[in-house]
RNA sequence: AAGGCAAACCCGUCGUGAGACGGGGACGCAAAGCCACGGGUCAGAGGCACAAGGCCCUGACGGCCGGGUUACCGAA
Numbered sequence: 001a002a003g004g005c006a007a008a009c010c011c012g013u014c015g016u017g018a019g020a021c022g023g024g025g026a027c028g029c030a031a032a033g034c035c036a037c038g039g040g041u042c043a044g045a046g047g048c049a050c051a052a053g054g055c056c057c058u059g060a061c062g063g064c065c066g067g068g069u070u071a072c073c074g075a076a
Stems, first nucleotide, its partner, number of pairs: 004029002009024006027063001033069003037066003040061005046056003
């Protein structure tokens, strides 16, 4: 330099929910591409316990951090 992604918010759809998808929209991002392996945060239609009101399990978040993996231009 060429481009790329797309926060908040709005509309629609799905979901109990966290949240996800599509469209609009840009706060930002050199991996803000991909992957739930570790930590962390969030959720609860389920189970256990209950004085305190916690634990289990399940799910969500990759733009919370770490990790793995792939990658454009230039210098190299």